[in-house]
Overview
A computed fold for an 89-nucleotide RNA from a bovine gut metagenome, annotated as THF (Tetrahydrofolate) riboswitch aptamer. Of the family's consensus pairs, 84% are formed in the model. It matches the Rfam family "THF (Tetrahydrofolate) riboswitch aptamer". Rfam 15.1 lists 747 matches to the family in 747 species. Its mean pLDDT, the model's own confidence on a scale to 100, is 81.
């Protein structure tokens, strides 16, 4: 000196929702987060609340196409990548 979580953005795949659940806000409580210990950020998860949409075509009525949702998950690839102390190298 250095490596190493968390997390974002972007593509692909396969889902979900278009009969509104999800996102996204807000408040509370909990979780988990470089190897360890304490701790910030950010992130999840549950309540609560408030607000709140983009539908259409086809049909052999079984579904099927094109859209749309600050949708979900997974896979790539890409930014970013902690704080003190120990401890690795």
């Nucleotide at each position: 000196a250095a490596a190493g979580u968390a997390g974002g953005a972007a593509u692909g795949a396969c889902g979900c929702g278009u009969c509104a659940a999800g996102u996204g806000c807000u408040g509370c409580a909990g979780g988990a987060u470089g190897g360890g210990a304490a701790g910030u950020u950010g992130u999840c998860u549950g309540c609560a609340g408030a607000c709140g949409a983009a539908g259409g075509g086809c049909u052999g009525u079984g579904g099927c196409c094109c859209g749309c949702g600050g949708u979900g998950u997974c896979a790539u690839c890409u930014c970013c990548g902690c704080u003190u102390c120990c401890g690795u190298u």